[in-house]
């Protein structure tokens, strides 16, 4: 990492499929990227489930809505740090 060269990924909608969801996966199609390649290790986001609480109801332990609560799983490498590879020139 350059107004060379020579290549590479592919946001979003749309469609098809997984999933409870968060996402993911495949077509399609470029918003953008010099690691938008790989690793969830630590923070930030997001979803699930149980606890605990508000609120509501009430057949009395069950269900709505929430939460500047907690605890487990999980998403995300195109939030951000770490770790790891690796292209072109000079």
């Nucleotide at each position: 990492g350059a107004c060379a060269a020579a290549g590479g990924c592919a946001a979003a909608c749309c469609c098809a499929g997984a999933g409870u969801a968060a996402u993911c996966u495949g077509g399609c199609g470029a918003c953008g990227c010099a690691a938008a390649g790989c690793c969830a290790u630590g923070g930030a986001u997001c979803c699930u489930u149980c606890c605990g609480u508000u609120u509501c109801a009430u057949u009395c332990u069950g269900u709505u809505c929430g939460c500047u609560g907690g605890a487990a799983g999980g998403a995300c490498a195109g939030c951000c740090a770490g770790g790891u590879u690796g292209c072109a020139a000079a």
Molecule: c-di-GMP-I riboswitch aptamer
Organism: soil metagenome